[in-house]
RNA sequence: AGUCCUGUAACUCAGUUGGUAGAGUGUCUCUAUUACAAGGAGAAGUUCACAGGUUCAAGUUCUGUCAGGACUA
Numbered sequence: 001a002g003u004c005c006u007g008u009a010a011c012u013c014a015g016u017u018g019g020u021a022g023a024g025u026g027u028c029u030c031u032a033u034u035a036c037a038a039g040g041a042g043a044a045g046u047u048c049a050c051a052g053g054u055u056c057a058a059g060u061u062c063u064g065u066c067a068g069g070a071c072u073a
Base pairs, nucleotide, nucleotide: 001072002071003070004069005068006067007066010025011024012023013022019056027043028042029041030040031039049065050064051063052062053061
C1' cells in the first nucleotide's frame, strides 16, 4: 500500500426476504429462608461504532470515516 471480516444492553451473542430491537449472564425489587445462596415472580437498561444517501419505512441496502482483527506485498 492492497483485499477481506467484525462493530447491536454492563458482558457474551442472536436478529432469516427492509416492516414494533431480542436471548443468556449480570443489576434492582418482591417472594422464600433463622440468615445467605440456589429457586420462583416482576422491573429497569440498547434507538444498533460515527456521518450521510436510497426508501412510506434501514440493525439489515449504498457511500465515506473511525476502531479491532486476518491475509498478501
This is a predicted structure of a 73-nucleotide RNA (transfer RNA) from Moorena sp. SIO2B7.
Taxonomically the source falls in Moorena (Bacteria, Bacillati, Cyanobacteriota, Coleofasciculaceae).
Its Rfam family is "tRNA". The family's RNA type in Rfam is transfer RNA.
RNAcentral holds the sequence, with entries from ENA.
The coordinates come from a structure-prediction model, not an experiment, and the mean pLDDT is 80.